[in-house]
RNA sequence: UAAUUGAAGAGUUUGAUCAUAGCUCAGAUUGAACGCUAGCGACAAGCUUAACACAUGCAAGUCGAGCGGCAUCGGAAAAAAAGUUUACUUUUUUUGCCGGCAAGCGGCGGACUGGUGAGUAAUAUCUGGGAAUCUACCCGAUAGGAGGGGGAUAACUAUUGGAAACGGUAGCUAAUACCGCAUAAUGUCGAAAGACCAAAGUAGGGGACCUUUAUGGCCUUAUACCAUCGGAUGAGCCCAGACGAGAUUAGCUAGUAGGUGGGGUAAUAGCUCACCUAGGCUUCGAUCUCUAGCUGGUCUGAGAGGACGACCAGCCACACUGGAACUGAGAUACGGUCCAGACUCCUACGGGAGGCAGCAGUGAGGAAUAUUGCACAAUAGGGGAAACCCUGAUGCAGCUAUGUCGCGUGUGUGAAGAAGGCCUUUGGGUUGUAAAGCACUUUCAGCGGUGAAGAAGGCAAUAAUACAAAUAAUAUUAUUGAUUGACAUUAUCCGCAAAAGAAGCACCGGCUAACUCCGUGCCAGCAGCCGCGGUAAUACGGAGGGUGCAAGCGUUAAUCGGAAUUACUGGGCGUAAAGCGUAUGUAGGCGGUAUAUUAAGUCAGAUGUGAAAUCCUUAAGCUUAACUUAAGAACUGCAUUUGAAACUAAUAAACUAGAGUCUCAUAGAGGGGGGUAGAAUUCCAGGUGUAGCGGUGAAAUGCGUAGAGAUCUGGAGGAAUACCAGUGGCGAAGGCGACCCCCUGGAUGAAAACUGACGCUGAAAUACGAAAGCGUGGGGAGCAAACAGGAUUAGAUACCCUGGUAGUCCAUGCCGUAAACGAUGUCGAUUUGAAGGUUGUAGUUUUAAAUUAUGGCUUUCGUAGCUAACGCGUUAAAUCGACCGCCUGGGGAGUACGGCCGCAAGGCUAAAACUCAAAUGAAUUGACGGGGGCCCGCACAAGCGGUGGAGCAUGUGGUUUAAUUCGAUGCAACGCGAAGAACCUUACCUACUCUUGACAUCCAAAGAACUAAAUAGAAAUAUUUAGGUGCCUUAGGGAACUUUGAGACAGGCGCUGCAUGGCUGUCGUCAGCUCGUGUUGUGAAAUGUUGGGUUAAGUCCCGCAACGAGCGCAACCCUUAUCCUUUGUUGCCAUCGAUUAGGUCGGGAACUCAAAGGAGACUGCCAGUGAUAAGCUGGAGGAAGGUGGGGAUGACGUCAAGUCAUCAUGGCCCUUAUGAGUAGGGCUACACACGUGCUACAAUGGCAUAUACAAAGAGAAGCGAUCUUGUAAAAGCUAGCCAAUCUCAUAAAGUAUGUCACAGUUCGGAUUGAAGUCUGCAACUCGACUUUAUGAAGCAGGAAUCGCUAGUAAUCGUGGAUCAGAAUGCCACGGUGAAUACGUUCCCGGGCCUUGUACACACCGCCCGUCACACCAUGGGAGUAAAUUGUAAAAGAAGUAGAUAGCUUAACCUUUUAGGAGGAGGGCAUUUACCACUUUAUGAUCCAUAACUGGG
Repeated sequence: UAAUUGAAGAGUUUGAUCAUAGCUCAGAUUGAACGCUAGCGACAAGCUUAACACAUGCAAGUCGAGCGGCAUCGGAAAAAAAGUUUACUUUUUUUGCCGGCAAGCGGCGGACUGGUGAGUAAUAUCUGGGAAUCUACCCGAUAGGAGGGGGAUAACUAUUGGAAACGGUAGCUAAUACCGCAUAAUGUCGAAAGACCAAAGUAGGGGACCUUUAUGGCCUUAUACCAUCGGAUGAGCCCAGACGAGAUUAGCUAGUAGGUGGGGUAAUAGCUCACCUAGGCUUCGAUCUCUAGCUGGUCUGAGAGGACGACCAGCCACACUGGAACUGAGAUACGGUCCAGACUCCUACGGGAGGCAGCAGUGAGGAAUAUUGCACAAUAGGGGAAACCCUGAUGCAGCUAUGUCGCGUGUGUGAAGAAGGCCUUUGGGUUGUAAAGCACUUUCAGCGGUGAAGAAGGCAAUAAUACAAAUAAUAUUAUUGAUUGACAUUAUCCGCAAAAGAAGCACCGGCUAACUCCGUGCCAGCAGCCGCGGUAAUACGGAGGGUGCAAGCGUUAAUCGGAAUUACUGGGCGUAAAGCGUAUGUAGGCGGUAUAUUAAGUCAGAUGUGAAAUCCUUAAGCUUAACUUAAGAACUGCAUUUGAAACUAAUAAACUAGAGUCUCAUAGAGGGGGGUAGAAUUCCAGGUGUAGCGGUGAAAUGCGUAGAGAUCUGGAGGAAUACCAGUGGCGAAGGCGACCCCCUGGAUGAAAACUGACGCUGAAAUACGAAAGCGUGGGGAGCAAACAGGAUUAGAUACCCUGGUAGUCCAUGCCGUAAACGAUGUCGAUUUGAAGGUUGUAGUUUUAAAUUAUGGCUUUCGUAGCUAACGCGUUAAAUCGACCGCCUGGGGAGUACGGCCGCAAGGCUAAAACUCAAAUGAAUUGACGGGGGCCCGCACAAGCGGUGGAGCAUGUGGUUUAAUUCGAUGCAACGCGAAGAACCUUACCUACUCUUGACAUCCAAAGAACUAAAUAGAAAUAUUUAGGUGCCUUAGGGAACUUUGAGACAGGCGCUGCAUGGCUGUCGUCAGCUCGUGUUGUGAAAUGUUGGGUUAAGUCCCGCAACGAGCGCAACCCUUAUCCUUUGUUGCCAUCGAUUAGGUCGGGAACUCAAAGGAGACUGCCAGUGAUAAGCUGGAGGAAGGUGGGGAUGACGUCAAGUCAUCAUGGCCCUUAUGAGUAGGGCUACACACGUGCUACAAUGGCAUAUACAAAGAGAAGCGAUCUUGUAAAAGCUAGCCAAUCUCAUAAAGUAUGUCACAGUUCGGAUUGAAGUCUGCAACUCGACUUUAUGAAGCAGGAAUCGCUAGUAAUCGUGGAUCAGAAUGCCACGGUGAAUACGUUCCCGGGCCUUGUACACACCGCCCGUCACACCAUGGGAGUAAAUUGUAAAAGAAGUAGAUAGCUUAACCUUUUAGGAGGAGGGCAUUUACCACUUUAUGAUCCAUAACUGGG
C1' cells in the first nucleotide's frame, strides 16, 4: 500500500463495605437567545412565535414579422405663413409614408419561477413493480396537406345610465378571431360494407414571365398552420412493502363488498346509477382519539440505535375561510373568475374595492431573526424571426461575532531582579524579562497610487461555403472593427509613516487544570451534584496571584452520548422493583429419527434501480483553511433472473427412543354421597349432700341456702374425631385425619402387545380456589368479633377475668381475595457425592427386623459451579434449550378517573400533577436492649458509724448592692482555685490623680546616688530648704543610678479553653488497647484477642491458620513487718563502780535506737485435686505464705471535660485608658435553698482531784525553759538551742477515787452584756484568745442518702504548711480498738462471649398518627361556559348536469310569396338533482371554571 481504525469514566445513600438503584457532571452539537467584551477578512446562515393583520413600491409579460389602426414621440414628404443671412430658419396645417406605438382584437405565456407547512397517519411520502391513458412548446417521419367561400365583432363614432366601479343602445370595420364547403388516411366508429373528421397566413429577396402596374401575381428563402405515426419531456391511474402514539378506543361498515347492464372519464374502477347477491375490514390492532407535511439527509453514537426534518435538493399540500366550476395541452389556478362568510377600505348610501404563506417594509406577538438597496453584466425563464423587452428568479451589495475558517494585536535583547501592588516566619518571596531602556520589523487597519479574471455572446464589414434560376436575401464558418461589468473606491501589487490603532471572558472546595490575604459572621450571598456561610471561609464579596479558552468567553434552552438506566447487539425477577393462587386449554411460538422431491426462508453470481447534493477517498482551484470543483468509492435497500440444496419450511410415504393405549399388580387423611360408633363439653330430670364455687399476679364482676360446686343414674342435642401420628401419605393448588358401604379421579411398578410425533408451552377464555363476608332455608353443644360488666392503668375504647350475639355447622347460590410462600412459572436434557424416610419390582442365599440390583416420591448435609452476600447445590438459585407472565428510583398509589364484574362489601384493569436525592438488599464494626450466658467491685446483702432534724463554722445558688471581682456546675462544681480577704493581697466599686507611663530596651541633655526637714492634701502628689559630689579609666571617656524631653514602644487578671501548648480531672489501677507478617473474605473487616480451664490481671496452661511483637498487668522503686553485719553521739544502760538518785558520772558496745549494707518468700517442700498442665485446697517450716500491709506508678482513648485568672501563646480589642498611682469601701451583705463539717442532745456520760503510756514534726525578724506578776489570756526578765543535745511539749482517751441520778439537768453550749490580753500603722465595718455574767435550739432526727472488710471502722489526742495575727478546713502522726460478709436473686458501675436492631450526634437514638395555622398541586362537586364531532332533519348561493318551449336567436339545412317562413343548434328564463354557509333537535368527546368537600 485510496475509500469500515473503533469503545475511558467520576460525584452522591453508609460509621465503614459490597450490591441494587436513581439523580448529577465531564463530550459533541444548534436557524439559537441573554450577560460582559470586541481589530480585520473569507465562506455560509438569518420570524423556530401569530397559516396574525397589513400602508407604500415592485415581483408576468411579450409579439406591429397575426389584425384594424394612430392617442403620443422622432423622421420624411407636401402645403401655407412669418423672418431674413435668399436658401435656410421658425411656426402652423396635412399625409400612417417610415421608425415605432397607448388602448383594443388575436397568439403564446400568466399551471413555470418564488413563498409557506395550516391541513394530511394516508387520494401523502419512500422503494420496487404494473396497464387501461393524455402530453402545448421540442425532435424525427409520412418525396402527407395547406383549395375555395361566408357571416360577425371589439377598437372607433354617436347617444345614454352611474359618485365610482362599470355599463346600456344604435352604427362602421380587420385578422393567424369565428363558421360552413371541398379534399381524407397508417386517423375515428364499425364484424364488414361503409360512414365521418383539417388547415392561416406572414416577413425578406427577386431575373425571366403575367396583368388590374401594384405594398400585385409568380418564383424562392425563412417562419407559422393542418392531419397522422413515433420519440422525448411532463402528467394522471393501479398494486405490494415500509412509514407516529394510545386498548382507560374492540368491534367497524350500507355504495358498504361483489356481480350484470347503462352512464361517465384522457384512462381503469361503485367513479356514478338501476337491479341482484350478502358480503367486506379487524387482536399481524379495524374503528375512534391525539400528534405530525414525507424523503434524500442533519446531529449524536464504536456500532446497533436515538433525536430531528432550518438552509440545499425531490415529492405533496395550501394561497383570508368554505364551496364551485370556466378557460386551457396542463388548474379545480398565490399576484384569474363566480358565490357564501369574517375582516379592512372607498362611497354622493344607491353601490363598489381588497387578499405579502412573492421581494423589501409596517404593526402585533415574542427571549429572538436583516435593506421599503444595485443590476439584468453573468446563469436561467417567458414572449419575439431578431434586435430587444420583462424577470425582488438570480447575481451582487447593506445589516448581525449567528456559525465555521484564517490573520493580527509585535520581534530580539534587557537584573539594579527598579518602582508600585500583594504576601511574609520581617530573612525575604512573588508579579518578573514582565516593564523601562536599546536594537529591529510593518502583516492587518490608515493614507496615496496601480489594477486583473468573471465577456461567452450580440452588432457591423469582408471572405468562403450551403440554399436557390440568382451576384440578392437567408444560414453557417473564418477574419477584422466598434462595443457589453451591478459588484467596484473589487481582488492583487507598489509606495508612505510610526510599535504606532487592536484582549477579553470564565474559573481556581471535590468532581476539575488553577491559592493566598482582607471584609462579612447561618447575615449578605453562592450552588450543576455533594454542599459552603453561626469571628481565623482556598466555597460569599473585593484584591494579588494562578488556570483555561481566546475575538471571543460564559450562562440559559434543546438533542444524542456517557445510560448495559428498555439491554437486537447488551439487563433482570428466592431476600434489592419483578413468577399470574392453581390447573385445563384456543390462537400463536417451538418441536424426535431416517429417505425422496420442491425451492418459500437461506447462500452465491448476474442485471436493473437505489436522482443530484451530502458522508468517505484521491486530486484540483481560491496566498492557506473553511469553501468550491472533478473523478471514484459508497448508498449496507428493493426488484428481476440464473444456480446451490446442508439447515428451517412444505409435500409424500416410513420409523420408535417422546407421548399415549391394553394386561396384571401396589400404596394412599385424593374427591362425592349415605350410614354407624365411642370419649368429652353443655343442658334437662331425679338421687346423695352442704356452703361455698369460680377466677387471678392479686382481686372483683359472675354462680350458689329458691341448695350451687362435688358425686351417682337416666335422657337430649350439636360439633369435633384423643392415642395411632411421623421434616409420614395423597392431591394441580386451596386443602385432606374415627369406622363401614357405594360411586369416582390421579399416581407408581412389572411385562413389552398396540398407535406412530398424536408433543411442549400457552395471550384470550374456562374451571377450581383458605379464612372472613353476603342472600335464602335449617341448625346451634362448645368457642366467640360486636356488646356488657369486673379489674389493671395517669387514661385503658387493649392485654387479664365473668358473661355474650352474629358467625363457626348443614343445604344451596354469590364473592375471588391471603405472607394463596419454597416469597423460587411450566416442560425437557446434562452434570462428583453422603446419610435417612416412604412406596413398588426382580434376584441371591445364611430364609432374615437379611442382602444385592433396579424404579417413583420425599428429608438433611455437602463437591464443582453459581450468587452482592446470605445462601442454592441432580427436587439447583449449576449448564443448555422451548414457551408464557412480570420489573425499570422513593413517595404520591395499587390511589383517582374511565371501563368490566359483584346484591353489597368490594375486586380486576390502572395514571398524572406535585415532591425528594435518595429509598432498598446483604453483610461488617460499634452502641443499645425493662435479650441471654459467664465474671468482678463496700455494688447489693450482713454489720458498725454517720448525713438528712438542732446550733454554729465554711462553700455555693439566689437575692441585694456603687461593688458584693473572677473562675469551678451530675457522678468528675459547692472546707473547690484560696497552704489562710482588717490595710496590702485585689483583679471589684467610689473619689482624687498621671499619660513614653508603675515595669523593659534604645537616643539626647542635665545631675552622683542618696539623706534629712518643712508646708498643702485623705494620700498619691506638689512646692521649698538643708546636706552630699562617689566607682573605673589609655584622661577621650565608660558602668550603675536619678530627673527631664521626643518617639519607636510599654502595659492590659480585657475577649476567645469551641484557635492552642503545658498541666489536671474522669471512666479506672478497670484489664484492656493495638501492630507486623501470614491466612480468610470482592470488600468493610475477620483471624490473632475466640474456645476449655485458671487468675487480682489479655495472669498462666492446653487447644486452634496463625506466628510473633508493642503499650498496659506483674516485677524493678519507697515505706513497714524479722534477722545479721558495720558504726556508737547528742541516742542506749544488761553487767561493774560512783552518785546530789536525774544514764547524772566513770564506763560499756550487749539491748533499744539511729542509718548504711545484706539475708529472707520462690507455690521452694509435702498431701490431695486438676488433664500428667496452669493452677487450686490443706499442711509443714517460718517474723512474714501465696501480689505479706501501704505508697508511688494511670495503656489506646472518651467527655470540643477544666484552666487564656499560675505560666506560655495565635487572633481580636483598649492606648490622656479596658493602662498606672492613692485613699476609703467591697469580696464578710441576708427573706431563703443546698453541699461539706464541728459541737451536741448525755450516765459506755458530765464535773473535780490524783496518776500512766506515744509517734511524727517545727524552730533565728525563730522556738523560748526556769523564775516573778496576773483568776486567766498573757506580761516581764532571761538560760539554752542553727537542734537524736535546747525549746515548742502537759499527750488525750485510759486508770483510781469522789460527786451528779435522768432533769432541758452539774447535759448542751449558741447568743448577748461587761472587763480584758495579744498581733499589727490600724481590730468600726471585719481578728483570735481570756475572765465573769447570760444559758437559745437540741431528748437521737421524715422521704432519702454516705463511708467502711483489720490495726480497718469508730474513738482519742499530737504536729505541720500557709501565716504579723487569724482553722471546726487541709496535710501528717501515733493511742485505744471492734462487728460482719450466708451469698450474687435484685439496685449501681464495669469486663468478656453471644443474640436482635429501621440506632451510628449511637436509646437523652430513631420514629407514627390526629389536631392547630399558612401554602402548593390534584380528585369529587349542584352546575356554568367554550371547542370538536356523530345521528336525524331544515335550508339551499354560485356552479355543473338534466328537463321545460315563456322570451329570443348572424353563419348551417329545407323551402319559396325570398329583407319571408320552417328546422337543427344556441342564449335568457323557469324548474329538478347534487351541494357550501346557516338553522333545529338529540347524543358523544375534550378543555376551562365553581360554593363546598376528600385525601396527598
A computed fold for a 1496-nucleotide RNA from Enterobacteriaceae bacterium endosymbiont of Protyora sterculiae, annotated as small-subunit ribosomal RNA. Its mean pLDDT, the model's own confidence on a scale to 100, is 85. Its Rfam family is "Bacterial small subunit ribosomal RNA". NCBI's taxonomy places the organism under Bacteria, Pseudomonadati, Gammaproteobacteria, Enterobacterales, Enterobacteriaceae.